[in-house]
Context: one part of a larger RNA
RNA sequence: UUGGGCGUAAAGAGCUCGUAGGCGGUUUGUUGCGUCGGCCGUGAAAACUUCACGCUUAACGUGGAGCCUGCGGUCGAUACGGGCAGACUUGAGUUCGGCAGGGGAGACUGGAAUUCCUGGUGUAGCGGUGAAAUGCGCAGAUAUCAGGAGGAACACCGGUGGCGAAGGCGGGUCUCUGGGCCGAUACUGACGCUGAGGAGCGAAAGCGUGGGGAGCGAACAGGAUUAGAUACCCUGGUAGUCCACGCCGUAAACGGUGGGUGCUAGGUGUGGGGGACUUCCACGUUCUCCGUGCCGCAGCUAACGCAUUAAGCACCCCGCCUGGGGAGUACGGCCGCAAGGCUAAAACUC
Numbered sequence: 001u002u003g004g005g006c007g008u009a010a011a012g013a014g015c016u017c018g019u020a021g022g023c024g025g026u027u028u029g030u031u032g033c034g035u036c037g038g039c040c041g042u043g044a045a046a047a048c049u050u051c052a053c054g055c056u057u058a059a060c061g062u063g064g065a066g067c068c069u070g071c072g073g074u075c076g077a078u079a080c081g082g083g084c085a086g087a088c089u090u091g092a093g094u095u096c097g098g099c100a101g102g103g104g105a106g107a108c109u110g111g112a113a114u115u116c117c118u119g120g121u122g123u124a125g126c127g128g129u130g131a132a133a134u135g136c137g138c139a140g141a142u143a144u145c146a147g148g149a150g151g152a153a154c155a156c157c158g159g160u161g162g163c164g165a166a167g168g169c170g171g172g173u174c175u176c177u178g179g180g181c182c183g184a185u186a187c188u189g190a191c192g193c194u195g196a197g198g199a200g201c202g203a204a205a206g207c208g209u210g211g212g213g214a215g216c217g218a219a220c221a222g223g224a225u226u227a228g229a230u231a232c233c234c235u236g237g238u239a240g241u242c243c244a245c246g247c248c249g250u251a252a253a254c255g256g257u258g259g260g261u262g263c264u265a266g267g268u269g270u271g272g273g274g275g276a277c278u279u280c281c282a283c284g285u286u287c288u289c290c291g292u293g294c295c296g297c298a299g300c301u302a303a304c305g306c307a308u309u310a311a312g313c314a315c316c317c318c319g320c321c322u323g324g325g326g327a328g329u330a331c332g333g334c335c336g337c338a339a340g341g342c343u344a345a346a347a348c349u350c
Base pairs, nucleotide, nucleotide: 003322004321005320006319007304008303012318014201015200016199017198021194022193023192025088026087027086028085029084030083031082033081034080035077036076037075038074039073040072041071042070048066049065050064051063052062053061054060091191092188093187094186095184096183097182098181099180103177104176105175106174107173108172109171110154115149116148117147118146119145120144121143125136126135162169163168206247207246208245209244210243211242215241216240220236221235222234223233258317259316260315261314262313263312266295267294268293269292270291271290272289273288274287275286276285277284299306300305323350324349325348332343333342334341335340
């Protein structure tokens, strides 16, 4: 618990879809539910407030009025909200014509490089570091040439560049498939926004079953360093990293900034589209829509900074915060094979 807030002080759910609910464009009619007004009834008494009176005063007592913010009935108002009926096109969607893209899934495929194997040449070192050593090498290594095997990742292009809701996505080709943008304005006619619960997606690590295993590399072993060195450096190296299927459901899941709509100076890059002008073309100039950056006015901000991609001005809906520690812990519940996740206190203490 009224409020005030959530970029960095506590606080935006990792993201999306969507149920209930909340909110909702222009216009006509109708209704009169909400809303507003009048009147009537009721709203016990006491208490309380006020006026008057009674005990010598007061406390106290008695009487009148108010109060009882409500409920019911009735008559009326109809702007706004709602219901019902009808219409509209600007919101939303469909259609048509184009366009860009590492958006997703599957299959196939390419070259460079590392490693390994075989063979050739060749001889004593190689490797590694701050310096070394462990290690590898006369059973022929390193270097170099040819051939082969296998796995993983895709140099240049490459870009404050593109796509995606987020996580994320980068060699090439094909197949299947999602979304977006621009132009046209033919169609539907508010079909919209948000979204408690719920569902789906969700990096890395980790788990299960089966494969695969080149390089890298937790753990581990050794060599160094050091006072020590369970590290940083070096030599090795298992899980893992890769694939299929199934789990896990977390993150500095970050723009540390929820979603939607409208409004509010400009300047300058860049990606996609369209129009006009110019032009042999390429280009160029300019207008416009969508995206993505930088700078900057008003305004905002505690400051830093934000600033048409707002943290400005407003409205709608959701989530969240309420001193530090204890603690994102215990207990309980739900989920998970487990690891653990989600929900989430208190004592005590400052």
Predicted 3D model of a 350-nucleotide part of an RNA (small-subunit ribosomal RNA, central domain). The full RNA is in RNAcentral, with records from ENA and SILVA.